[in-house]
Context: one part of a larger RNA
Molecule: large-subunit ribosomal RNA, domain II
Organism: Verrucomicrobiota bacterium
RNA sequence: GUCUGCGAGUUAUUGUCCGUGGCCAGCCUAAGCGGUUGAGCCGCGCAGGCGAAGGGAAACCGAGUGCGAAACGCGCGUCCAGUCGCGGGCAAUAGACCCGAAGCGGAGGUGAUCUACUUUUGAGCAGGUUGAAGCCUGGGUAACACCAGGUGGAGGACCGAACUCGUGGAUGUUGAAAAAUCCUGAGAUGACUUGAGAGUAGGAGCGAAAGACUAAUCAAACCCCGUGAUAGCUGGUUCUCUCCGAAAUAGCUUGAGGGCUAGCGUUGGGUAAGUACUCCAUGGAGGUAGAGCACUGGAUGGCUUAGGGACCCCACCAGGUUACCAAAACCAAUCAAACUCCGAAUACCAUGGAUCCCGUUAUCCCAGCAUUCAGACGGCGGGGGCUAAGCUCCGUCGUCGAGAGGGCAACAGCCCAGACCGCCAGCUAAGGUGCCCAAAUACCGCUCAGUGGAAAGGAUGUGACGUUGCGGAGACAGUGAGGAUGUUGGCUUAGAGGCAGCCAUCAUUUAAACAGUGCGUAAUAGCUGACUCAUCGAGCGAUGUCGCGCCGAAGAUGAUUGGCGAUAAGCGGUAUACCGAAGCUGCGGAUUUCGUCCCGAUGCGUCGGGGCGGAGUGGUAGGAGAGCGUGACCAGCGCUGUGAAGCCGGACGGGAACGGACGGUGGAGCGCUGGCCAGUGAGAAUGCAGAC
Numbered sequence: 001g002u003c004u005g006c007g008a009g010u011u012a013u014u015g016u017c018c019g020u021g022g023c024c025a026g027c028c029u030a031a032g033c034g035g036u037u038g039a040g041c042c043g044c045g046c047a048g049g050c051g052a053a054g055g056g057a058a059a060c061c062g063a064g065u066g067c068g069a070a071a072c073g074c075g076c077g078u079c080c081a082g083u084c085g086c087g088g089g090c091a092a093u094a095g096a097c098c099c100g101a102a103g104c105g106g107a108g109g110u111g112a113u114c115u116a117c118u119u120u121u122g123a124g125c126a127g128g129u130u131g132a133a134g135c136c137u138g139g140g141u142a143a144c145a146c147c148a149g150g151u152g153g154a155g156g157a158c159c160g161a162a163c164u165c166g167u168g169g170a171u172g173u174u175g176a177a178a179a180a181u182c183c184u185g186a187g188a189u190g191a192c193u194u195g196a197g198a199g200u201a202g203g204a205g206c207g208a209a210a211g212a213c214u215a216a217u218c219a220a221a222c223c224c225c226g227u228g229a230u231a232g233c234u235g236g237u238u239c240u241c242u243c244c245g246a247a248a249u250a251g252c253u254u255g256a257g258g259g260c261u262a263g264c265g266u267u268g269g270g271u272a273a274g275u276a277c278u279c280c281a282u283g284g285a286g287g288u289a290g291a292g293c294a295c296u297g298g299a300u301g302g303c304u305u306a307g308g309g310a311c312c313c314c315a316c317c318a319g320g321u322u323a324c325c326a327a328a329a330c331c332a333a334u335c336a337a338a339c340u341c342c343g344a345a346u347a348c349c350a351u352g353g354a355u356c357c358c359g360u361u362a363u364c365c366c367a368g369c370a371u372u373c374a375g376a377c378g379g380c381g382g383g384g385g386c387u388a389a390g391c392u393c394c395g396u397c398g399u400c401g402a403g404a405g406g407g408c409a410a411c412a413g414c415c416c417a418g419a420c421c422g423c424c425a426g427c428u429a430a431g432g433u434g435c436c437c438a439a440a441u442a443c444c445g446c447u448c449a450g451u452g453g454a455a456a457g458g459a460u461g462u463g464a465c466g467u468u469g470c471g472g473a474g475a476c477a478g479u480g481a482g483g484a485u486g487u488u489g490g491c492u493u494a495g496a497g498g499c500a501g502c503c504a505u506c507a508u509u510u511a512a513a514c515a516g517u518g519c520g521u522a523a524u525a526g527c528u529g530a531c532u533c534a535u536c537g538a539g540c541g542a543u544g545u546c547g548c549g550c551c552g553a554a555g556a557u558g559a560u561u562g563g564c565g566a567u568a569a570g571c572g573g574u575a576u577a578c579c580g581a582a583g584c585u586g587c588g589g590a591u592u593u594c595g596u597c598c599c600g601a602u603g604c605g606u607c608g609g610g611g612c613g614g615a616g617u618g619g620u621a622g623g624a625g626a627g628c629g630u631g632a633c634c635a636g637c638g639c640u641g642u643g644a645a646g647c648c649g650g651a652c653g654g655g656a657a658c659g660g661a662c663g664g665u666g667g668a669g670c671g672c673u674g675g676c677c678a679g680u681g682a683g684a685a686u687g688c689a690g691a692c
Stems, first nucleotide, its partner, number of pairs: 001692006011094013026050003032044005054061002064076004097236002100233001104226003108223003116200009125190001127159003130155001134151006163187003168183004202218001204214002239627006249262005263372001265369006278354007290342001291340002296336003300332003305326001307325002309322004375400010405416003420589004425585003431579003434564003440576007457551002461548010478535005484508003489503003514529001518527002590617012628681001630678002633675007646665004652659002
């Protein structure tokens, strides 16, 4: 891992609601006792309980009573049947649907064969090196001291095996091993190592102290018990179909992933008005969008002018100027969530009207049961943030959630559209119609970039529409020629001759020609432009708006409009077709519910069956309903050695759970109908046991 088996809302008591039954102003017995055909049944047993009267703290009063001096006042009552079984829903108390802690407690117990320390008694340490004290001899001293040689053999001394340890590395990492192996390393006469015996223990021991160690377990061992501790947490929770169908919000919460009440769901009962909802009209309340500057403030320019600055003048007092700063007022043009002289659209409220024969309605009320309290994205209006986020927080609508189908290549939240079942029928939506791939043609334009299939920004791309200038008195571009003279203008300067800089910028000859547009020179020179003529012969410039293109464009495995490919099969427009979904239609069928008709039953409340018609039948949490199957039991009816159950196969039947002829196997019990009771349904729980 697979297979098989086992595996989770139970039971008791109390309460409450619904269903159903007995008796009824009453209802019921409990323990116990008697009888009996003995897990049972029948009877006795009114102790007690609930109800039939309430109000008040009570005295007490009583259909009333309390408050009160009182009330024609207010509160609670008086109206309305209960009670005892049985079945079901839910709650409470119990382990209370099942499994799961880490832990807490026990004057309960077991452990020092591991390890820590202690204690008793033993054991072990190759070999080599160094050479302390002391002593001896000699020297030396007044005597010591001291020196030399020898002897000697000290040391938590040195090197290094056994032994003990475990520094670094590698291997090992489902190991040879739940801590090792190999290489390397530390101590190795000591606070050394070690055998055997003994002692100290669980809030206790022991500890050269690391919270270390106390039997592979230690910030409190192990076993047993309290114990099914508790778990607002995680996981799991077993057959089928039908009807309806949420929430992810508010308030409060030692509250935030939990709860309580409300909201939204469901079931039963009641109520139900041309009522709710929707639409139309009318009337309201309002200060948003927008706008505005009348208030409150912000910000800009001007004018005017307090107050200042600067400069000039001034003995003082004064005075003058100002391209300085600037209050207030005024003019112009502005900005505002916490500004408003104004002011919508929607939405909201009210009234009137209309549609809908809907209606067992919506709504509202009572009662039972819930779930939900992490929401997500998209559009619109906003706050926070960076007018960032698949960000965050509100409002509002939609979708997903709980929604399948078609489209978007693929893609919960986008677009279309809400799946009862069947059909080898039809029409459409979004979106599409070269091929993949169902379906297309015609016409008018645009684009040349494979743009389509990235931004700011940039550009004689190209199309359309404007405004404006020049042009047969010849424009624009090209080509030929001219582009001069006073003069090298004056100044400055070493020089300054059109062309470093400053000033001026005239005049003449002219078709025209600048006291010079740029390059250039040391300065000249030289080239060129403006300007003019000639040649040529028809359009040429500037600018604005719009459409489609161009550049901008660098990334890591091989690229991408989905692919191929296409100059349309790209983009804009017009027209007409077609394709296209679980939408709509057609035909057949099922079911819920309502209406109506018929039949049957009836305890007159209604229930069951059939026909026709209308509206429905996506669905998580969840509510409600109806069924299938398993194991016992009771009754009735059956099957079975001419072969029961079980097992294998299985036609066929049923809306599902399921049923099942028949055949094989098997070899002794089993089924159907009605009732009744549950240890009643398995795929999941890192489920439990077994097998492989």